[in-house]
Context: one part of a larger RNA
Molecule: small-subunit ribosomal RNA, central domain
Organism: uncultured prokaryote
RNA sequence: CUGGGCUUAAAGAGCGUGUAGGCGGAAUGGCAGGUGUCGGGUGAAAGCCCUCGGCUCAACCGGGGAACUGCCCGGCAAACCGCCAAUCUUGAGGCAGGCAGAGGUGACUGGAACAACUGGUGGAGCGGUGAAAUGCGUAGAUAUCAGUUGGAACGCCGGUGGCGAAAGCGGGUCGCUGGGCCUGUUCUGACGCUGAGACGCGAAAGCGUGGGGAGCAAACAGGAUUAGAUACCCUGGUAGUCCACGCCGUAAACGAUGCGCACUAGGUAUGGGAGACUCUGGCGUCGACUGUGCCGUAGGAAAACUGAUAAGUGCGCCGCCUGGGGAGUACGGCCGCAAGGCUAAAACUC
Numbered sequence: 001c002u003g004g005g006c007u008u009a010a011a012g013a014g015c016g017u018g019u020a021g022g023c024g025g026a027a028u029g030g031c032a033g034g035u036g037u038c039g040g041g042u043g044a045a046a047g048c049c050c051u052c053g054g055c056u057c058a059a060c061c062g063g064g065g066a067a068c069u070g071c072c073c074g075g076c077a078a079a080c081c082g083c084c085a086a087u088c089u090u091g092a093g094g095c096a097g098g099c100a101g102a103g104g105u106g107a108c109u110g111g112a113a114c115a116a117c118u119g120g121u122g123g124a125g126c127g128g129u130g131a132a133a134u135g136c137g138u139a140g141a142u143a144u145c146a147g148u149u150g151g152a153a154c155g156c157c158g159g160u161g162g163c164g165a166a167a168g169c170g171g172g173u174c175g176c177u178g179g180g181c182c183u184g185u186u187c188u189g190a191c192g193c194u195g196a197g198a199c200g201c202g203a204a205a206g207c208g209u210g211g212g213g214a215g216c217a218a219a220c221a222g223g224a225u226u227a228g229a230u231a232c233c234c235u236g237g238u239a240g241u242c243c244a245c246g247c248c249g250u251a252a253a254c255g256a257u258g259c260g261c262a263c264u265a266g267g268u269a270u271g272g273g274a275g276a277c278u279c280u281g282g283c284g285u286c287g288a289c290u291g292u293g294c295c296g297u298a299g300g301a302a303a304a305c306u307g308a309u310a311a312g313u314g315c316g317c318c319g320c321c322u323g324g325g326g327a328g329u330a331c332g333g334c335c336g337c338a339a340g341g342c343u344a345a346a347a348c349u350c
Base pairs, nucleotide, nucleotide: 004321005320006319007304008303012318014201015200016199017198021194022193023192025088026087028085029084030083031082033081034080035077036076037075038074039073040072041071042070049065050064051063052062053061054060091191092188093187094186095184096183097182098181099180103177104176105175106174107173108172109171110154114150115149116148117147118146119145120144121143125136126135162169163168206247207246208245209244210243211242215241216240220236221235222234223233258317259316260315261314262313263312266295267294268293269292270291271290272289275286276285277284299306300305323350324349325348332343333342334341335340
């Protein structure tokens, strides 16, 4: 230096943008750095290896050869890598015209439910459980009607559905805005892929400041249960859950499956969809392309399973693994207000 792996055995970074770097489409001409070939120089001696010889053999020693796979210089070649020049359109992107969508963000707004308060009716219970009790109620509860106020979440549609890079996104309307798909007789002309660092995003909980607080509800209190019951059940209930701004940066952040490209039987369901057929239209059928599922061939796999959305066959680039415990810990460093996060051992032990 090469050789093995990463769905579940150890192992894919939570996700993206992108710097360096690595890798890179078709055809032409040139250069000759890499590359190949030929020649020259050098590659000390000794040693190793082959061979011949000298000590009676051997070790040892002497002669010859080979080797020293390297480096330098020169000639030639130009396929491949590289570089230069000019060119191409298939990769990539732009433009034009359409399409679907809980994609993001700001403002405004709606109804149901719930709670509190006010008033009316009413008059003894309500609530809760396995059964109860705590609790609420003649200072009039529960129930019921009307009104006012408040906060949070959006039933049906709703899907085995859609969108997003992931986290995630669900009442309605409008503004601003990202991406995707389809079509084109249109343009640029390799502008590409990946991506160490870096930067950004990142559920819930948690933290800071200010607001808000209906319901729910860690902690907490009480009632039960129980041998006990710091629980499960019940009655209450504060942080929090909500909003604004700023932190935190984690997760079974999961498809436990990195990203891109190409290739490799089918069947079936479903979203988007140009176009085609039928038709006056509507509607219906087919449907390239593009997503989302199920089954399955070959193949792969220890098996489970996977199987064009690969875990098949290849290529490019990144990340990661190397027995269990100690330990995702200590120490150090960086980050954080803190909680803590990131990086990350060893002794010892089996």